[in-house]
């Protein structure tokens, strides 16, 4: 008895880390909405200002007198009621408000000594006997009032002596005590009653004690800032005085110089403080409404006075701000008390009623006060209670909404029966209260008088439809909304809650997100540059004894009361009240233990130091010495170059250079030795010698005897740079100066060069000052390998082996981490101490301070901004990174293309219209296998309106009709209007003989549903395709590893066209792809056998099958397999198709088709004529034809295949120069026709390098064919006409064999063609391939990313434009606080004086003036910052980011930046070295 979590960085993951949300709560407030009742509760802001009423009086039993009435009578007395006022006494110091101030002995707690205390209690004594006065009243008198002066008389429990004085105080003797002796100091009386003493009560005085209250002291607790570090002169103590109810620097005077602060003095900023409250498991962490308890404070500042008690909220002075009133002489006020007003405010009530009740003041009591309190009132502001109906009711009603149109849902919900009557209205009793109201009972009527209000993608319970279309809006947070939005607004339905419900602000929580309970600091935020030195503070060996401070145990007493928690009772529950209890902690005092920590005594050796002896080292500081390069200068030789560089130029050099030799000069650094090898705290140290110094280790039967670690501040030291002075400068080399490079090129290259690099003296204090890992002490498998010691052993050059101590590597020990790693030199388990850290940006910045010649350093924040920034891994993709491969990808050849005409397509342009898609590769002779109409979708013009076409319904019609067919007219033509012919069916019912009559079906006419749509949207789909690509990949069960994403499998080694096969292997298996199957073609075979001119072959078609499986033999080789070469064989991976894994491009089509949603409907539908898709300065793209002799032409000769054909191909034959025509056999096709089947090709012949006999564009002219019709706009034939082109820049394409090239033939669409296209078909037939550097593209593997929209990425600074906050600023405005000085009230103090005044001195509030200092507010302007969908300049940064980055300093430059010098690796790649692993 008590701990929940989600969302959001990312492609995915795990982690840090912030952010945000679910919970609770509130003196709230806003918004919609609103039935009763009970309890509470109600100015947070102006401690702002206040008109009105009321919140403190009472007492006649303390006293005189006064008015007014009454009574009794001795008529001026007496008693007795009212009322006011005055003297007096007691109260006003309580009680109520507020929270300005105060960081304090103010609060809280826990002691204390040096005090007072009215009234109230107890005890105890006393209480006698004078006095003079004064207010009221009266009399003048001042003034407007407020008020005041003056004369007269008057009382008292009012004032004032006198007596007494137990006791108390003071004084003096006594050494103290005790005791004695002087001295000072009191009172009041009233009421009742007695005949009177006397009693009784109530006061009064002294004294002792209580009890309650107060005043003072002290210890611990008590908010943030050290960018506040020192502070202080009555200050700190001390003597002696004042003062005070008391003690004190509380005040004086003197001494003295002290107090306080790192455990935060002083400053300065906020705050009343506690009980408790709210949260939370708790620990805390907020806050301090109401209730209680103390402070403090009454407009603001100040001062006393009465008084037991005040420096007094409703008292008093003054003085200052405001307000009123006035007769201008002057006077009044003080709501932070109830109630009201009026301002601020988001915002907080009645100018109510009563003392009945509780309490309190006076009072002998009656009783009188009493906005304290009790009560009503308003406010859903809150807590709890209660209602708004309860049973029954399915044609599951209407209406809504949805819908797949069947139906669902609103929904027993409703109406409609039955019953009830809480609440609320009336009416009646009762009880309780001042009253009002309020509670209880009883009765009448009546479903009657009562349901909103957020939300409904996901945290987060709840879904659909319409609207809207990055619009309007939504939003706590990631985020929604660009035409199918459960995120917007509406409806419908639905959850949640409920007289309320949301929204906003604020606390706590979640947030272990300041972490004691309970984190971190290799890389995420965090180890100071070191620490040899040390301060304070923290810690701290081993045994003994003592005391008991901590600690532990226990008694005692505290820590008001409420309130929380337990019980138990009271209102009808409950909220709310009562009553009773206990418990956890804190504090103060005793008593008892004595492990541990402190202390104290006294011993110890194992940490520490010390000493000795031995040894090692680029460890420091100085001086001295060396050679070798390297520059100058001098001199010989020598001749044209040198030098640089990716190429070059600047630049040296005929005045002799580079090059060689000699000689000298200077200056710096120290080759080889050398090793991740030494030292040294770190920076850091490197030629040799010398002096001088510090340290490390090893040995030791030495020596003290915890002397110890650790360190906040302090101190010193601290590479390079870079500063002063003063030297010196060979090299190198910021800045500059030139050459190149480039679009620029303030860079990288080069040629020169200045500070500086050196040295002395000082300074500067910072680095990636990195092991990104603070020191220190302990423990907790191992293997190896270097260095500097020792010890034992030996076959003593050498080597083994044990051990200290330091320096590296590896690791599957175990631990440990997010994870990568780290793992006896921990990041592992522990201990102690010290720094650091808390989201990112702003920012290490700004302002201050300290240091600095000075550059700067340390120290260090806010506004504001954003939901992230980050760390490690994974998978992907990239790379001007690697390995490897593999492709007509390069190379190597062959032919083009790109130049020319022309064709076709496209873009643009133009047009009424030039319909419309397609756009790198994957558009661009592509949908189009064929646009004169038609196609056609586009333009113009004429027409239709249930339509050109499809289904139903509803009326009327069918022998005068529907259809069919021939005409006339108008008219472009659709269409109209007309004359004529032909001509009606089929079922079934009833009369039933025709025929009639009704029904169905068929068809017209009207009309109503509806049709149409090449209209939009391929980014709302299906289906199809196309592409990477016929590349080899793409996955998947189980198992295994990982914390996850994943990853193994699939890597790896060999092979292969292949994830093709084989070998290993935490993996085994497997699917989809490869490959085979399936057709084509090559060889045989075997069977059928139409047509060919016959036969038996043979060809040939058409079935079927067979054959090879790289088989088999040889040598090689890396032996699984691969290479080469025999032999046999038509063929030895044979060639070609068809067949496209996962998946990618929001790729292409809504115009082939299907198809949601949206759009139009006398049109965006249809239907007709003409136009037009064929336009014409240009650009692109795919073709044909050429540019000539490997040719052209003319003639003669040779050889093929697919295929098509009856609306068709079309023989012969004959006309025509020919296109064709005229003809008509034959053919539904191996029979006949297209088709002589063809051209390149081969013979002879000509032509002779030319704009030619090459070239055929364009044009003119006559034919020809299809077709309703060749103008826009056809395709052929003749003749004639003869452009451009002489192999074509950059740059590009295709192709590895029957290919390329070259040559004809044929189909398909189609009346005809624009076909030079497309899609087969044969025929002649090459050339070249070292090869894998390069370019492309594709696969594994591997790496390094800040990329994931995935390099067409990411991202940086300047300038320019809006916007915000902040920060400097000449200046100016306010603020509080101190300093000096002047004035100076009302009181105090002193002095003089006085009958009282009065007067002078100090002090003293407020004011004033002068200098200074903080603090805050504006500020022209200037320099940074943030932040903005699509602004300029580069490209600094991520890959080697194209000069690896980056850190400190310097010095430049439009801007990221560049460069110099040290330094880091958080650097890729290649080789080298060492070292590990394994064999």
């Nucleotide at each position: 008895u008590u701990g929940a979590g989600g969302g959001u960085u990312u492609g995915a993951u795990c982690c840090u880390g912030g952010c945000c949300c679910a919970g609770g709560g509130u003196u709230a407030a806003c918004a919609u909405u609103g039935g009763c009742g009970g309890c509470g509760u109600g100015c947070a802001u102006u401690a702002g200002g206040c008109a009105u009423g009321c919140a403190a009086g009472u007492a006649g039993a303390a006293c005189g007198g006064g008015u007014u009435c009454c009574g009794g009578c001795u008529u001026g007395c007496c008693g007795g009621a009212a009322c006011a006022a005055g003297u007096u006494g007691c109260g006003a110091a309580c009680g109520g408000c507020u929270g300005a101030g105060u960081a304090a002995c103010a609060u809280g707690u826990a002691g204390g000594a040096a005090c007072c205390u009215a009234c109230c209690c107890c005890u105890u004594g006393g209480c006698g006997g004078g006095g003079g006065a004064u207010a009221g009243c009266u009399c003048a008198c001042c003034g407007a009032a407020a008020g005041g002066u003056g004369g007269g008389g008057u009382a008292a429990u009012a004032c004032c002596g006198c007596a007494u004085a137990a006791g108390u105080c003071c004084c003096g003797a006594u050494u103290u005590a005790a005791u004695c002796g002087g001295g000072a100091g009191a009172a009041a009386g009233g009421g009742c009653u007695u005949a009177a003493c006397g009693g009784c009560u109530c006061a009064c005085c002294g004294a002792g004690g209580g009890a309650g209250g107060g005043g003072c002291c002290u210890g611990c607790a008590c908010a943030c800032c050290a960018u506040c570090a020192g502070c202080u002169u009555g200050u700190u103590g001390g003597u002696a005085g004042g003062g005070u109810a008391a003690u004190g620097g509380c005040c004086u005077a003197c001494c003295a110089a002290g107090g306080c602060u790192a455990c935060g003095a002083c400053g300065g900023u906020u705050a009343g403080g506690g009980g408790g409250c709210g949260u939370g498991a708790g620990a805390g962490c907020g806050u301090g409404a109401c209730c209680c308890c103390c402070c403090a404070g009454a407009a603001u500042g100040g001062u006393a006075c009465u008084g037991a008690g005040a420096c007094a909220c409703g008292g008093a002075c003054c003085a200052u701000a405001c307000a009123c009133c006035u007769a201008c002489g002057g006077g009044u006020g003080g709501c932070a008390g109830c109630a009201a007003c009026c301002g601020g405010g988001a915002a907080u009530c009645g100018u109510g009623c009563g003392c009945a009740a509780u309490g309190g003041g006076c009072g002998a009591a009656a009783g009188c006060c009493u906005g304290a309190c009790g009560c009503c009132g308003c406010g859903a502001c809150g807590c709890c209670g209660c209602g708004u109906g309860a049973a029954g009711g399915a044609u599951g009603a209407a209406g809504g909404c949805c819908u797949u149109a069947g139906g669902g849902u609103u929904g027993u919900a409703a109406a409609c029966u039955u019953c009830u009557u809480u609440u609320g209205a009336c009416c009646c009793c009762g009880a309780u209260g001042a009253g009002a109201a309020u509670c209880g009972g009883g009765g009448u009527a009546g479903a009657a008088u009562a349901a909103g209000c957020a939300c409904c993608g996901g945290c987060u319970a709840a879904c659909u439809u319409c609207g809207u279309g990055c619009c309007a809006g939504c939003a706590g947070c990631a985020g929604c909304g660009g035409u199918a939005a459960u995120a917007c607004g509406a409806a419908g339905g639905g959850u949640g809650u409920a007289a309320a419900u949301g929204u906003u602000g604020c606390c706590c929580g979640g947030a272990u997100u300041u972490a004691u309970u309970g984190g971190g600091c290799g890389u995420a935020a965090a180890g100071u540059g070191u620490u040899u030195c040390g301060u304070a503070g923290g810690c701290g060996c081993u045994c003994u004894g003592g005391a008991a401070a901590g600690u532990u145990a226990u008694g005692c007493u505290u820590c008001a009361a409420a309130g929380c928690c337990u019980c138990c009772g009271g209102c009808u529950c409950a909220a709310c009240c009562g009553g009773a209890g206990a418990a956890a902690g804190g504090g103060g005092u005793g008593u008892a233990a004595u492990a541990c920590u402190a202390c104290u005594a006294g011993a110890g050796u194992u940490g520490a130091a010390g000493g000795a002896u031995g040894c090692u080292g680029g460890g420091g500081u100085a001086a001295c010495c060396g050679g070798a390069a390297c520059u100058g200068u001098c001199g010989g030789u020598g001749u044209a170059g040198g030098g640089g560089u990716g190429a070059a130029a600047u630049c040296c050099g005929u005045u002799g250079a580079u090059a060689u030799c000699g000689a000298u000069a200077g200056g710096a650094a120290c080759u080889c030795c050398a090793a991740g090898g030494g030292c040294g705290a770190a920076g850091g140290c490197g030629g040799g010698u010398u002096a001088c110094u510090a340290a490390g280790c090893a040995u030791u039967u030495c020596u003290u005897g915890a002397c110890g670690c650790u360190g906040a501040g302090g101190a010193a030291c601290g590479a390079c740079a870079g500063c002063u002075a003063g030297g010196g400068u060979a090299g190198c080399g910021a800045a500059a100066g030139g050459g190149a490079u480039u679009a620029g090129a303030g860079a990288c290259c080069c040629c020169u060069g200045u500070a500086g690099u050196c040295c002395u003296a000082g300074c500067c204090g910072u680095a990636a000052a990195c092991u990104u890992u603070g020191c220190u002490c302990g423990c907790u498998a191992g293997c190896u390998u270097g260095u500097g010691g020792g010890g034992c052993u030996u076959u003593u050059a050498g080597a083994g082996u044990c051990u200290c101590a330091u320096g590296g590597g590896c690791g599957u020990a175990a631990g440990c981490u997010a994870a990568c790693g780290c793992g006896u030199g921990a990041a592992g388990c522990g201990a102690g101490c010290c720094g650091c850290c808390u989201g990112g940006g702003g920012a290490g910045u700004a302002c201050g301070a300290u240091c600095g010649c000075a550059a700067g350093a340390u120290u260090a924040a806010a506004a504001c901004u954003c939901a992230a920034a980050g760390g490690a891994a994974u998978u992907g993709a990239c790379g001007g990174g690697g390995a490897c491969c593999u492709g007509c990808a390069c190379a190597a050849c062959c032919a083009g293309c790109g130049g020319a005409g022309u064709a076709u397509g496209u873009g643009g342009u133009u047009u009424a219209a030039u319909u419309c898609g397609a756009g790198a590769c994957g558009a661009a002779c592509c949908g189009a296998a064929g646009a004169a109409c038609c196609u056609u979708a586009c333009c113009c013009g004429g027409a239709c309106u249930u339509g050109a076409c499809a289904u139903g319904c509803u009326a009327c019609u069918u022998a005068u009709u529907a259809c069919c067919u021939u005409g006339u007219c108008a008219g472009a033509g659709a269409u109209g209007a007309u004359a004529g012919g032909g001509g009606a069916u089929u079922c079934u019912u009833a009369a039933a003989u025709u025929u009639u009559a009704g029904g169905a079906a068929a068809g017209g006419u009207a009309g109503c549903a509806c049709a149409g749509g090449u209209g939009u949207u391929g980014c709302a789909u299906g289906g199809c395709c196309g592409u990477c690509g016929u590349c080899a990949g793409c996955u998947c069960g189980u198992g295994c590893c990982g914390u996850a994403g994943g990853g193994u499998g699939u890597u790896c080694c060999c092979u292969u066209a292949a994830g093709u096969g084989g070998g290993g292997u935490a993996a085994c298996g497997a699917g989809c792809g490869c490959a085979a199957c399936c057709c084509c073609u090559u060889u045989c075979c075997c069977g059928u056998g139409u047509u060919a001119a016959a036969u038996u072959g043979a060809c040939c078609a058409c079935g079927g099958g067979a054959c090879a499986c790289u088989a088999u033999c040889c040598a090689c080789c890396u032996u699984u397999g691969g290479u080469g070469g025999g032999a046999g064989g038509a063929a030895g991976c044979g060639g070609g198709g068809a067949c496209g894994a996962c998946g990618u491009c929001a790729g292409g089509u809504c115009a082939g088709c299907a198809u949601g949603g949206c759009c139009c409907u006398u049109a965006u539908g249809u239907c007709c004529g003409g136009g037009g898709c064929u336009a014409c300065a240009c650009a692109c793209a795919u073709a044909c034809u050429a540019c000539a002799a490997u040719g052209g032409c003319g003639c003669a000769g040779a050889c093929a295949a697919u295929g098509g054909g009856u609306u068709g191909c079309c023989a012969a034959g004959c006309g025509g120069u020919a296109a064709c025509g005229c003809g008509g056999a034959g053919c539904u096709a191996a029979u006949c026709c297209c088709a002589u089947c063809a051209a390149a090709c081969u013979g002879c012949g000509u032509c002779u390098c030319a704009g030619u006999g090459g070239g055929g564009a364009u044009u003119g002219a006559g034919g020809g064919c299809u077709g309703c019709a060749a103008c826009c706009u056809g395709c052929c034939c003749u003749c004639a006409u003869g452009a451009a082109c002489g192999u074509g820049g950059a740059g590009u394409u295709g192709g590895u064999a029957g290919u390329a090239a070259u040559c004809g033939c044929g189909a398909a669409u189609c009346a005809g063609c624009u076909a030079a296209g497309u899609c087969g078909c044969g025929g002649u037939g090459a050339a070249u391939a070292c090869g894998u550097u390069c370019u492309c593209a594709g696969g594994u593997c591997u790496u390094g990313u800040a990329c994931a929209c995935a390099c067409c990425g990411c991202c940086c600074g300047u300038c320019a434009a809006g916007u915000c906050a902040g920060c400097a600023a000449a200046g100016u405005u306010g603020g509080g606080g101190g300093c000096a000085c002047c004035c100076g009230a009302a009181c105090a103090c002193c002095g003089a004086u006085u009958g009282a005044a009065u007067c002078g001195g100090u002090g003293g509030a407020a004011g004033g003036u002068g200098a200074a200092a903080c603090c805050a507010g504006c500020g022209a302007u200037g320099a940074g910052g943030a932040u903005u969908a699509a602004g300029u300049c580069g490209u600094a940064a991520c890959a080697a980011g194209g000069u690896a980055u980056c850190c400190c300093u310097a010095c430049u430059g439009g801007a990221a930046g560049g460069u110099g010098g040290g330094g880091a690796u958080g650097g890729a790649u290649c080789a080298c070295c060492u070292c590990c692993u394994u064999u």

Record summary:
The RNA shown here (small-subunit ribosomal RNA) has 1479 nucleotides and comes from a Candidatus Microgenomates bacterium. The coordinates come from a structure-prediction model, not an experiment, and the mean pLDDT is 81.